[in-house]
Context: one part of a larger RNA
C1' cells in the first nucleotide's frame, strides 16, 4: 500500500409526516371608486426590530347583540403596569375617527414633498378652489337680430382599478404547404374602446318546396357530407332532426281613464355572532393505552380532527333541533304615489307606417364559398326607385308558383366565466415533489432598465432546553442531572452512498 471484519467522522439520501399546493363539485357573490378606490408612504404597543391590525381618537373607540373566566395579537419570552361576574379579552352588526401619496382633483412635482388663495372661526382649526360632459343665468365679437366665445351657479354625472368571460375598432409574423408568392396560421395573438352579471344575439322583407314550419342562444346528429381550394397544404357549411330553454311586444299629437316602477309599514325565507346535543369501567404491557384481555352503554351521531401508541362512549366536533337587538337579499302582502330619463291597457279624434333608402356601376369586405355561371349581405366612391293595384327572397338570369313586409326600437331562460366566500371531496403531490414561495417569497440576491429570480420544513409526549462540579481564553468536551430514548443537546427524528478515519486479521 490492498483486501477483509469491526467501529467512528463526514454528509443528508431514504422512510414516515404536514402548517403548503393541485385539480374539481355545489351553492353564494359577481364589482370597488371624488362619502376619495385598489395600491402604498409614514407612523402608532411600557417595550429596539419584522409580521398582523389601526391612523394623530393611531393592536384602537361608541352603540346594539352573542359569550362566560381569564386578558392585554404574532415572532417571543421576561420584567413591569393593568383590565375583569358592575361581565373583560373574544365574536357578530351598525356608527365615529381615518396623517401623506395614488384617478388624486387649488398650483407645482424627482409619488409619499413645495408653494398658494378665498370663506368662516377667539387662540386653533374646519370648508372651498382640477377638467370635460349636462342643465339653468348673465355678458357678448367679426355683423343689425343672433351665433361663435366668455363668465358664474347646481346634494347633476364622468374620470381610476379588477382575474377571466362578452361586444366593437385596429391587426401580425413565426409556422404549414415538405422551397414559396394566392392560401395557411388567423380575424388567433397584440393593441385599443365599450358594457353586464352576464354579454352578444332575437319576434322572418326567415327558411322550405308545392307539403310545411313558425324569435333568439346553447347541445346531439346531419357530416368531415354538400362544397371550395396553386381543386395543394387545407378549409368546411345548411336543409332536417333529437334535446335545453321558451315569451312576446313597443311606436305621433291632443284629451279623458288608469295599472306598474318608485317609497313606506307589516309579515315570512335566508345571510351576516351562536345556543343544545347520547354513551365506559376495570385489568394487563408500557414512559405513556385510544393497544391485548374481560364485562358493559349510545347511535336520526360509528364524516373528521385532538389527546404520551390505534378512542363511537376523554375533548372538539357530528346527526338532529333551536337562535338575531342590527345591517342586508328575496318573496308576499298593505298603504301611499302620481306618469316619472324608458308611459301596460282601454276611449275618442286627427294621422303615421321608416328614401339618398332598395337597387345599379366600379373598388373592397363578410358569407364554409380563394370571382367563380356567384345569389345573399356590409360600404368608401358615383348613382338611385317604386309606395301594398307596391316591395323583398327562393344561389347567374327570366317566366310561373309560394313566402315573407327591410331601410326605427325592446326583451326573461336555456350559453360563457372565476379575482373572491363558504361547504364537500380526490386510484392528485408529499419539501429536488406540489405553486417561483409549506419558511416574514415575488423575498434575498441580478440588472441602468424592461426585467430576471432563489435556497430555506421536522428535538421532545411535555422545555422538563441540561442547576452545579472539571479541563479550557474560547469553541468544544467530561461528569452530574432531565428523559422512555441525549448515538433525541438545541449544526437536535430517521441518518443510505460517495469521502476521510482507527482498531483487528490476512498479503505484499
Nucleotide at each position: 500500500u490492498g483486501c477483509a471484519u469491526c467501529u467512528g467522522g463526514u454528509g443528508g439520501a431514504u422512510g414516515c409526516c404536514u402548517u403548503g399546493g393541485c385539480g374539481a363539485u355545489c351553492a353564494u357573490a359577481g364589482g370597488c371608486g371624488a362619502u376619495g378606490a385598489a395600491g402604498g408612504a409614514c407612523g402608532u404597543g411600557u417595550a429596539a426590530g419584522c409580521c398582523u391590525g389601526c391612523g394623530a381618537a393611531a393592536a384602537g373607540c361608541g352603540c346594539g347583540g352573542g359569550g362566560g373566566a381569564g386578558c392585554u395579537g404574532g415572532c417571543a419570552a421576561u420584567a413591569g403596569a393593568g383590565c375583569a361576574u358592575u361581565g373583560a379579552u373574544c365574536c357578530c352588526g351598525c356608527g365615529a375617527u381615518g396623517u401623506c401619496c395614488g384617478a388624486a382633483u387649488g398650483g407645482g412635482g424627482a409619488a409619499a414633498c413645495c408653494c398658494a388663495c378665498c370663506u368662516c372661526u377667539u387662540u386653533u382649526g374646519a370648508g372651498g378652489u382640477a377638467u370635460c360632459c349636462c342643465u339653468g343665468g348673465c355678458u357678448g365679437a367679426a355683423u343689425c337680430c343672433a351665433u361663435a366665445g366668455g363668465c358664474c351657479a347646481g346634494c347633476g354625472g364622468a374620470g381610476g382599478c379588477g382575474a377571466a368571460c362578452c361586444c366593437g375598432g385596429c391587426g401580425a409574423a413565426c409556422u404549414g404547404a415538405a422551397a414559396c408568392a394566392u392560401c395557411u396560421a388567423a380575424g388567433u395573438a397584440g393593441c385599443c374602446g365599450g358594457a353586464g352579471g352576464a354579454a352578444a344575439a332575437g319576434a322572418a322583407a326567415u327558411c322550405a318546396a308545392c307539403c310545411g314550419a313558425g324569435a333568439u342562444u346553447c347541445c346531439g346528429c346531419a357530416a368531415g357530407u354538400a362544397g371550395u381550394g396553386g381543386c395543394g397544404a387545407g378549409c368546411g357549411a345548411a336543409c332536417g332532426c333529437g334535446g335545453a330553454a321558451g315569451a312576446g311586444c313597443c311606436u305621433g299629437u291632443a284629451c279623458g281613464u288608469g295599472a306598474u316602477a318608485g317609497c313606506a309599514g307589516u309579515c315570512g325565507u335566508g345571510u351576516u355572532a351562536g345556543a343544545a346535543g347520547a354513551a365506559c369501567g376495570g385489568u394487563c404491557u408500557g414512559g405513556a393505552a385510544a393497544g391485548g384481555c374481560c364485562g358493559g352503554c349510545c347511535a336520526u351521531a360509528g364524516u373528521g380532527g385532538g389527546u404520551g401508541a390505534u378512542a363511537g362512549c376523554c375533548c372538539c366536533g357530528u346527526a338532529u333541533u333551536c337562535g338575531a337587538a342590527a345591517a342586508c337579499a328575496c318573496a308576499a302582502u298593505u298603504g301611499u304615489g302620481g306618469u316619472a330619463c324608458u308611459g301596460a291597457g282601454c276611449g275618442u279624434a286627427c294621422g303615421a307606417g321608416a328614401a339618398g333608402u332598395a337597387g345599379g356601376g366600379c373598388g373592397g369586405g363578410a358569407c364554409a364559398c380563394g370571382u367563380g355561371a356567384a345569389a345573399u349581405c356590409c360600404u368608401g366612391u358615383c348613382u338611385g326607385a317604386a309606395g301594398a293595384u307596391g316591395g323583398g327572397g327562393g344561389g347567374a338570369c327570366c317566366a310561373u308558383c309560394c313566402u315573407c313586409c327591410a331601410a326605427g326600437g325592446c326583451u326573461a331562460a336555456a350559453u360563457a366565466c372565476u379575482c373572491a366566500u363558504g361547504a364537500u371531496c380526490g386510484a392528485c403531490c408529499g419539501a429536488u415533489a406540489g405553486u417561483g414561495a409549506a419558511c416574514c417569497a415575488g423575498u434575498a440576491c441580478c440588472g441602468u432598465g424592461a426585467g430576471g429570480g432563489a435556497a430555506a420544513g421536522g428535538c421532545g409526549a411535555a422545555a422538563a432546553g441540561a442547576a452545579c462540579c472539571c479541563c479550557g481564553g474560547g469553541a468544544g468536551g467530561g461528569g452530574a442531572g432531565u428523559g422512555a430514548a441525549a448515538c433525541a443537546g438545541a449544526a437536535c427524528c430517521u441518518g443510505a452512498a460517495a469521502c476521510c478515519g482507527g482498531a483487528u486479521g490476512c498479503a505484499u
Large-subunit ribosomal RNA, domain I from Laribacter hongkongensis, 508 nucleotides, folded computationally.
The coordinates come from a structure-prediction model, not an experiment, and the mean pLDDT is 85.
The organism belongs to Laribacter, within Bacteria.